[in-house]
Record summary
The RNA shown here (transfer RNA) has 73 nucleotides and comes from a Patescibacteria group bacterium. Rfam family: tRNA. Rfam classes the family as a transfer RNA. It was read from a public genome assembly.
RNA sequence: GCCCCAGUAGCUCAGUGGAUAGAGCAACUGCCUUCUAAGCAGUGGGUCGCAGGUUCGAUUCCUGCCUGGGGUA
Numbered sequence: 001g002c003c004c005c006a007g008u009a010g011c012u013c014a015g016u017g018g019a020u021a022g023a024g025c026a027a028c029u030g031c032c033u034u035c036u037a038a039g040c041a042g043u044g045g046g047u048c049g050c051a052g053g054u055u056c057g058a059u060u061c062c063u064g065c066c067u068g069g070g071g072u073a
Stems, first nucleotide, its partner, number of pairs: 001072007010025004018056001027043005049065005
């Protein structure tokens, strides 16, 4: 250089055109407990990597770029 894969919450991931983007863990609050841990209930947290395009509608499809991983000489 070329080819392939991935990028979504603090972390690990789901969601593959249809509207309010979710789960687990973590964090915080409350209950419980002598205290902590565990358990139970709840709360907050997201410009869906960036910019364009297609579409009535894009996290999802297309193009370019960026970042990470792998392959190839």